[in-house]
RNA sequence: GAAGUCAACCGGAUGAUCGCGGAGACAAGCACCGAAAGGUCGUCUCUGAGGAAAGUCCGAGCUCCACAGGGCAGGGUGCCGGGUAAUACCCGGUGGGGGUGACCCCAAGGAAAGUGCAACAGAGAUAUACCGCCGAUAGCGGAAGUCGGUCUUUCUUAAGGACAGGUUUCCGAGUAGGCAAGGGUGGAAAGGCGAGGUAAGAGCUCACCGGCAGUCAGGUAACUGGCUGGCCCUGCAAACCCCACCUGGAGCAAGACCAAAUAGAGGAACGAUAGAGUGGCCCGCUCUGUUCCCGGGUAAGGUCGCUAGAGGCUGCCGGUAACGGUAGUCCCAGAUAGAUGAUCAUCACUUCGGAAGAAGUACAGAACUCGGCUUACAGGUUGACUUCGCUU
RNA sequence: GGGCUUGUAGCUCAGUUGGUCAGAGUACCGCGCUCACAUCGCGGGGGUCGGAGGUUCGAACCCUCUCAAGCCCA
Numbered sequence: 001g002a003a004g005u006c007a008a009c010c011g012g013a014u015g016a017u018c019g020c021g022g023a024g025a026c027a028a029g030c031a032c033c034g035a036a037a038g039g040u041c042g043u044c045u046c047u048g049a050g051g052a053a054a055g056u057c058c059g060a061g062c063u064c065c066a067c068a069g070g071g072c073a074g075g076g077u078g079c080c081g082g083g084u085a086a087u088a089c090c091c092g093g094u095g096g097g098g099g100u101g102a103c104c105c106c107a108a109g110g111a112a113a114g115u116g117c118a119a120c121a122g123a124g125a126u127a128u129a130c131c132g133c134c135g136a137u138a139g140c141g142g143a144a145g146u147c148g149g150u151c152u153u154u155c156u157u158a159a160g161g162a163c164a165g166g167u168u169u170c171c172g173a174g175u176a177g178g179c180a181a182g183g184g185u186g187g188a189a190a191g192g193c194g195a196g197g198u199a200a201g202a203g204c205u206c207a208c209c210g211g212c213a214g215u216c217a218g219g220u221a222a223c224u225g226g227c228u229g230g231c232c233c234u235g236c237a238a239a240c241c242c243c244a245c246c247u248g249g250a251g252c253a254a255g256a257c258c259a260a261a262u263a264g265a266g267g268a269a270c271g272a273u274a275g276a277g278u279g280g281c282c283c284g285c286u287c288u289g290u291u292c293c294c295g296g297g298u299a300a301g302g303u304c305g306c307u308a309g310a311g312g313c314u315g316c317c318g319g320u321a322a323c324g325g326u327a328g329u330c331c332c333a334g335a336u337a338g339a340u341g342a343u344c345a346u347c348a349c350u351u352c353g354g355a356a357g358a359a360g361u362a363c364a365g366a367a368c369u370c371g372g373c374u375u376a377c378a379g380g381u382u383g384a385c386u387u388c389g390c391u392u
Numbered sequence: 393g394g395g396c397u398u399g400u401a402g403c404u405c406a407g408u409u410g411g412u413c414a415g416a417g418u419a420c421c422g423c424g425c426u427c428a429c430a431u432c433g434c435g436g437g438g439g440u441c442g443g444a445g446g447u448u449c450g451a452a453c454c455c456u457c458u459c460a461a462g463c464c465c466a
Stems, first nucleotide, its partner, number of pairs: 001388010012347007020048007029041001031040003050363001054374002057372005062251004069283004074247005079093005094108001095106004109242002114240002116236003130183002132179003136175002140172008149163005191209002194206003210232001212229007255304004264294001266293005274288005311330008348361005393465007402418004411449001420436005442458005
């Protein structure tokens, strides 16, 4: 210098003017709005979006239903240890995978409990024999050699040819077997590879490697290492399932309180062997009504819940770390049709432009509150580390 | 704000122990029939199953994230 990895942080700045929400202090009128509860109007001071406020994917607080109880069903989690209010989150480790490396990724229990599935291709998909290899085979076919017989060519012999047959060897087909080495199919073919062995072969035997079981040692554990053994067992559980652990439901539109007007001793039916609530079912628990008709009332009422909290920041101590303890310090939005804005000036950055200058400011935006995860995000800052090149 | 459902051809819908399978009706195009049009008959094209990633030999289907639409709650 180039290319990267990890972590932390910022995410337009400053000033002026006008405007909006909230809190506090002071102040106001027999004020205004409203049926009431309650609210509104002035001045000053302080304060007013995020790292994700988002998705609502997990876990909690809080509220109601029993202070949430039992069983079944259902759901969730899934290497080990720790952290935490809790978690599917975080930290540390183990194992596996990727990268030269810094480092990153993993829903990672059980397939040797059971059931199910494995299309197409292939002989065969959890079991096989298509091609192939191997030896056997008084019979079949073919080739070659050999033996004698009959006929024939030749005047005769020798020699040659034809026919049927015996016998030996080889080849082919068939038959009944052996094998699983090789070929081919597939994501996957009953460990891999080498040597011995064999008719041919094969964990059939042996060495090394992988896997399994037992045992010993180390470690809290996951697991790792050694020894011994028989000889090897497919994949899928984000298929049913088994094992271990966890799990009641609903959600701030939860829920509580206040409030004027008004009418229900209205009628009918059902009912304690009932009905309603506890939002899967049964038990249990709580309550006493339920349905229809007739009649009347309300139409985004107000207050609380509501923001001081598993809160933030700094220091010290314990711990590898997550985190915990302790001391000091700070107060940091609370609306209810929903405020958090607009304009101007200067600066920063980006784009366009030759310049002057012009345009723009990533993703997005509180709604009961926290802890996480995930997703979106222009640009920038800092620290640690890795690889390569160059220089000294 | 909170809770839930759905997404497959232009439109309306099928398709689940994951396979050889993406299909039906309608719409569209071509041919036939007719003087011509419609109806009718025959044939055909059109999809990467909302998007991305994962599990698996293999995903419309199973899992996770995400996008869009719709419904309910005072």
Predicted 3D model of RNase P RNA and transfer RNA as a complex of 466 nucleotides.
It holds a member of the Rfam family "Bacterial RNase P class A". About the family: Ribonuclease P (RNase P) is a ubiquitous endoribonuclease, found in archaea, bacteria and eukarya as well as chloroplasts and mitochondria.